The prediction has a mean pLDDT of 79. Predicted 3D model of a 98-nucleotide RNA (THF (Tetrahydrofolate) riboswitch aptamer) from a Bacillota bacterium. The model forms 94% of the base pairs in the Rfam consensus. The source organism's lineage runs through Bacteria, Bacillati and Bacillota.
């Protein structure tokens, strides 16, 4: 120097696990502000947090010592974990080969 490769934040999926809600939080949408984002730098998509706004839901059965508590089956574009799959634009770096 050439070629090849690994690695982020995340996305999607599941006959999996443990929770949360079902007295409506969460999820999704909009606006503003802020933050973290391959090992470094710049930065985009995407992501996260806060505040505000609009929208908005599925419960049923059973047990007990029954103003209550618990269990089971559901439900929620529910959370985390696990597994599978996918996953940086430029440049430098890293690994391998020549």
């Nucleotide at each position: 120097g050439a070629c090849a490769g690994a690695g982020u934040a995340g996305g999607c999926g599941g006959u999996c696990u443990u929770g949360c809600g079902u007295u409506a939080a969460g999820u999704g949408c909009u606006a503003a502000g802020g933050g973290a984002u391959g090992g470094g730098a710049c930065g985009u998509u995407g992501c996260c947090c806060u505040u505000a706004g609009a929208c908005g839901a599925a419960a049923a059965g059973c047990u007990c010592c029954u103003u209550g508590a618990g269990c089971u089956u559901g439900c929620g574009g529910u959370a985390a974990g696990c597994c599978g799959u996918u996953g940086c634009g430029u440049u430098c770096g890293c690994u391998g080969u020549c």